[in-house]
Molecule: THF (Tetrahydrofolate) riboswitch aptamer
Organism: Limnochordia bacterium
RNA sequence: GGGAGAGUAGAUGGCACGCGUGUUAGUGCUUAAGGAUGGGACGUUGCCUUAAGACGAAGUGCUUUGUUUAUCGAGCUGCGGUGUGUCCAUCGCGUCCGCUGGC
Numbered sequence: 001g002g003g004a005g006a007g008u009a010g011a012u013g014g015c016a017c018g019c020g021u022g023u024u025a026g027u028g029c030u031u032a033a034g035g036a037u038g039g040g041a042c043g044u045u046g047c048c049u050u051a052a053g054a055c056g057a058a059g060u061g062c063u064u065u066g067u068u069u070a071u072c073g074a075g076c077u078g079c080g081g082u083g084u085g086u087c088c089a090u091c092g093c094g095u096c097c098g099c100u101g102g103c
Base pairs, nucleotide, nucleotide: 001103004100005099010091011090012089013088014087015085016084017083018082019080020079021078029053030052031051032050033049034048035047039097040096041095042094043093059077061076062075063074064073
């Protein structure tokens, strides 16, 4: 000096524990502001938080105690582009500077 490689935030699936399933969240969408993000710096069209707005679902399920129809409690089982992660598998930084081994 050339080339190669490792390594992020996260995403998907599995698994586990939860939430919601009627006066009802959450997820997703739009706008604005802020925050963190390979080892370092900068950074978003990726991620998170907050606020506003629009839209809008998911069992008149089953069993059981109490008197037992209703309702409440408990359990089981479906449903929701549902929450969390300690683990497994797969995918996984844009620029510059570094790290690794080799030529």